[in-house]
Context: one part of a larger RNA
RNA sequence: GAAUGAACGCUGGCGGCGUGCUUAACACAUGCAAGUCGCACGAGAACUCUUUAGCUUGCUAAAGAUAGUAAAGUGGCGCACGGGUGAGUAACACGUGGGUAAUCUACCUCUGAAUCGGGGAUAACAUCGCGAAAGCGUUGCUAACACCGGAUAAUAUCGUUUCGACUAUGGUCUUUACGAUCAAAAGUGGCCUCUACAUGUAUGCUACUGUUUAGAGAUGAGCCCGCGUACCAUUAGCUAGUUGGUAAGGUAACGGCUUACCAAGGUGACGAUGGUUAGCUGGUCUGAGAGGAUGAUCAGCCACACUGGAACUGACACACGGUCCAGACUCCUACGGGAGGCAGCAGUGAGGAAUUUUGCGCAAUGGGGGAAACCCUGACGCAGCAACGCCGCGUGAGUGAUGAAGGCUUUCGGGUCGUAAAGCUCUGUCAAGUGGGAAGAAACUGAUUGGCGGUAAUAUCGUCAGUCACUGACGGUACCACUGAAGGAAGCACCGGCUAACUCCGUGCCAGCAGCCGCGGUAACACGGGGGGUGCAAGCGUUAUUC
Numbered sequence: 001g002a003a004u005g006a007a008c009g010c011u012g013g014c015g016g017c018g019u020g021c022u023u024a025a026c027a028c029a030u031g032c033a034a035g036u037c038g039c040a041c042g043a044g045a046a047c048u049c050u051u052u053a054g055c056u057u058g059c060u061a062a063a064g065a066u067a068g069u070a071a072a073g074u075g076g077c078g079c080a081c082g083g084g085u086g087a088g089u090a091a092c093a094c095g096u097g098g099g100u101a102a103u104c105u106a107c108c109u110c111u112g113a114a115u116c117g118g119g120g121a122u123a124a125c126a127u128c129g130c131g132a133a134a135g136c137g138u139u140g141c142u143a144a145c146a147c148c149g150g151a152u153a154a155u156a157u158c159g160u161u162u163c164g165a166c167u168a169u170g171g172u173c174u175u176u177a178c179g180a181u182c183a184a185a186a187g188u189g190g191c192c193u194c195u196a197c198a199u200g201u202a203u204g205c206u207a208c209u210g211u212u213u214a215g216a217g218a219u220g221a222g223c224c225c226g227c228g229u230a231c232c233a234u235u236a237g238c239u240a241g242u243u244g245g246u247a248a249g250g251u252a253a254c255g256g257c258u259u260a261c262c263a264a265g266g267u268g269a270c271g272a273u274g275g276u277u278a279g280c281u282g283g284u285c286u287g288a289g290a291g292g293a294u295g296a297u298c299a300g301c302c303a304c305a306c307u308g309g310a311a312c313u314g315a316c317a318c319a320c321g322g323u324c325c326a327g328a329c330u331c332c333u334a335c336g337g338g339a340g341g342c343a344g345c346a347g348u349g350a351g352g353a354a355u356u357u358u359g360c361g362c363a364a365u366g367g368g369g370g371a372a373a374c375c376c377u378g379a380c381g382c383a384g385c386a387a388c389g390c391c392g393c394g395u396g397a398g399u400g401a402u403g404a405a406g407g408c409u410u411u412c413g414g415g416u417c418g419u420a421a422a423g424c425u426c427u428g429u430c431a432a433g434u435g436g437g438a439a440g441a442a443a444c445u446g447a448u449u450g451g452c453g454g455u456a457a458u459a460u461c462g463u464c465a466g467u468c469a470c471u472g473a474c475g476g477u478a479c480c481a482c483u484g485a486a487g488g489a490a491g492c493a494c495c496g497g498c499u500a501a502c503u504c505c506g507u508g509c510c511a512g513c514a515g516c517c518g519c520g521g522u523a524a525c526a527c528g529g530g531g532g533g534u535g536c537a538a539g540c541g542u543u544a545u546u547c
Base pairs, nucleotide, nucleotide: 001547002546003545004544006543007542008541009540010539013393014392015391016390017389018388019386020385021351026349027348028347030346031345032344035077036076037075040074041073048065049064050063051062052061053060054059055058084304085303086302094228095227096226097225098224099223100222103221104220108217109216110215111214112213113212114211115210116150118148119147125140126139128137129136130135156181157180158179159178160177164173165172166171186209187208188207189206190205191204195202196201197200230276231275232274237267238266239265242264243263244262245261246260247259248258249257279301280300281299282298283294284293285292286291306327307326308325309324310323329340330339331338332337357383359382360381361380365379366377367376368375369374396426397425398424399423406417407416408415409414430488432483433482434481435480436479440474445469446468447467448466449465450464451463452462453461491536492535493534494533495532496517497516498515502531503530504529505528506527512519513518
């Protein structure tokens, strides 16, 4: 000199864009942060209103609307994403470059084929019972795209057999035959051309969505390897599933991954083992660079979710707001037993020099569900607080010498603050008030018109194009115009040298200053105050840390 997620002192006008628990991975009150689908399924209220009937004239009963709505239940998909934190980890964790002929991949896209025919349950509900509660059990009824057999099926899988080419270990392509094994589910709209019943309905046709199976793609993930990746030798030896083989098991998959048996190996001064510290990277800061330091915000990867362990479900988890077990802690209890997990967003206590609102909205972008309308979304978009940072603007401009008054100083002549002020002439940024007032919105969807596709069809449907309609948290915000008005808006540090900027008074090795040299003991440019000056400026200094 530059820099910071900074803090402290003094001061403080406005705006834009960013940033904001670096400490206790300490404990958490309260609210919200993951649901959705009735176009999978069975069932299904109430408040209230209307009408009718009865009579005891303000009640009872029935019907209709509310409404096939609410709230539950079965089922599907999602909950493994998104969001947080950096405790652990010195490691194939990360970075980079490869391999997988050793692998998987829901949803999505393309292509081929199929979607036949049956069965038994169960929740909801009702009933009875236990319990303080959390919750649990008995009996009975019912549905499905829930569950379970059967049929059919291949270029799928396995076994035997067979031809050739390539090859890197179980591979790729091609080829012959046989045997075995494995599927499925329907829903909605429209119609009567075909079939069935017979005057419109379906188990029929059709369109869309779904389901099963096979192949390919895309995306994501697993595993393996080369190289790189902190300090300590005042850590020198370490190792028994250890190192290798055979066999079996296990995994989506290779492998001591696991087990049995056999052998005795494996690793290390090119630093093993042990200890300390630490998430890694793109980047960031500094520097001419080489380097050094660092890893907040943003982006990629990893790890973790009160502490430790385990599996279940699933395409994917050994799962932050799932389950089970153990532990610590907190809470409820009828003492028998139960409930909980903010390192999500706000917020509280504690710790600390120190870090924000228990805000608004799904309008946009993105995500989940749904055919869609739509619902959910503390992701996100916004607003609030903080000079915490960067950037921009303002606090007026011109003129004005009796060089006014006043302060300070003086060699008493003067000098200086100083064109500075006043005065005169102007301007109108910001702030204030009044009025107007956005872009961010285009999709989806609905209505309508037309073309095309499919169809038996002018129906329904799909697709494309046009027109109209609907949607803004921010926010009456940005912005614009007008009104009046110099009016409301400057401080902080320093002045001995380094280092830009000097004098007076007070003090008298005292009080004090100080980054280094040093200053102060009666003329202190170094302490304290005044005047003057220098530097930066809505900031200025100090402290801490890095180069």